[in-house]
RNA sequence: GGAGCCGGCCGGGCGGCCGCUGCAGCGUUCGCGCUGGAGAGGAAAGUCCGGGCUUCGCAGGGCAAGUGCCAGGUAACGCCUGGGCGGCGUAAGCCGACGGAAAGUGCCACAGAGAAUCAGACCGCCGAAUUCCGGGCAACCGGGAUGGCAAGGGUGAAAAGGUGCGGUAAGAGCGCACCGCGCGACCGGCAACGGGAGCGGCACGGAAAACCCCACUCGAAGCAAGGCCAAAUAGGGUAGGUGCCCGCAAGGGCAACGCGUGGCCCACGCGCCUACCGGGUAGGCUGCUCGAGCGCGCCGGCGACGGCGCGCCUAGAGGAAUGACCGCCUCGUGGCCGCAAGGCCACAAGACAGAACCCGGCUUACAGGCCGGCUCCUUUU
Numbered sequence: 001g002g003a004g005c006c007g008g009c010c011g012g013g014c015g016g017c018c019g020c021u022g023c024a025g026c027g028u029u030c031g032c033g034c035u036g037g038a039g040a041g042g043a044a045a046g047u048c049c050g051g052g053c054u055u056c057g058c059a060g061g062g063c064a065a066g067u068g069c070c071a072g073g074u075a076a077c078g079c080c081u082g083g084g085c086g087g088c089g090u091a092a093g094c095c096g097a098c099g100g101a102a103a104g105u106g107c108c109a110c111a112g113a114g115a116a117u118c119a120g121a122c123c124g125c126c127g128a129a130u131u132c133c134g135g136g137c138a139a140c141c142g143g144g145a146u147g148g149c150a151a152g153g154g155u156g157a158a159a160a161g162g163u164g165c166g167g168u169a170a171g172a173g174c175g176c177a178c179c180g181c182g183c184g185a186c187c188g189g190c191a192a193c194g195g196g197a198g199c200g201g202c203a204c205g206g207a208a209a210a211c212c213c214c215a216c217u218c219g220a221a222g223c224a225a226g227g228c229c230a231a232a233u234a235g236g237g238u239a240g241g242u243g244c245c246c247g248c249a250a251g252g253g254c255a256a257c258g259c260g261u262g263g264c265c266c267a268c269g270c271g272c273c274u275a276c277c278g279g280g281u282a283g284g285c286u287g288c289u290c291g292a293g294c295g296c297g298c299c300g301g302c303g304a305c306g307g308c309g310c311g312c313c314u315a316g317a318g319g320a321a322u323g324a325c326c327g328c329c330u331c332g333u334g335g336c337c338g339c340a341a342g343g344c345c346a347c348a349a350g351a352c353a354g355a356a357c358c359c360g361g362c363u364u365a366c367a368g369g370c371c372g373g374c375u376c377c378u379u380u381u
Stems, first nucleotide, its partner, number of pairs: 001377010012329005018323001020039002023036005041352001045363002048361005053222004065217004069083005084098001085096004099213002104211002107206002122153002124149003129146007161179006180202001181200003186195003226286004236277007243254004258270004293312008332347006
């Protein structure tokens, strides 16, 4: 100098002016006004996991669903950290649905003779043994049959260990050496797992993102949860009343009575009026933002994280405020000038994106920029 890997962080600043939503103080004609101070994010997003909180449910079991190497962290997790194993990369490093296929059932397309537990003769190899034909005096030779063979070719993602030597009629773990594989005393490690004397001629193909088996977890709904206050209208309950005349009213007088039970009286029911009670709706208040909180320092730990001390208070709206404009600066992009440092001009904060009960994660989106650590290649000394 080039190429790359990992981690952390920022994602405009200052000022002016006009607004918006809460809060505090003051004023008020109760409508509001003035002053002060506060007011979106790293993802507020997707709503995918885990919790807090709330209401309902709950002896226990099952179904369904989820998780799935080990240890740790955490309130908890499907998250995080460290480790193991496997894959990729020269490396830094990255990725992993990573329990069980010797419990059972099923599957392995196409091609191929054969695709899974007594594998498989398509092309091939052999013809030692038995037997037939021919030849030969005979040993034997040639051809065929019964048959033997998993070496070689071919198909396939995969053909039932590999290479070599021996062996054989030809072959074959048939025998042997090495490699691979299985079991494995013992050793290391909390564990996953690693190493491994020795033993075994080789048994156990793949796939559980097929059913299934094993282990563990797991009640449901969600702030439109839930709690409190509470109109009008309608409906429910309880009590009283129900006509006419006089009087402003308290009250007085007459002897009177909405409808039904045929008429009348009592009684009952219905209607109407008044008062009260209770439920619920509109509406209002609350839940509501001090919390597994944030910052700094020290200590423990490889780390995730934990402990202690000090300091801080940081939206709480709710059909939903957090906005618009202007000036300057910095960064950026483009052009011109200059050997260069730099100067001038133009554009101009320009990405993803907007809290809605709160918190821990994951995932996804993101213009531009800063810092730290590491790897490989090359060059110079």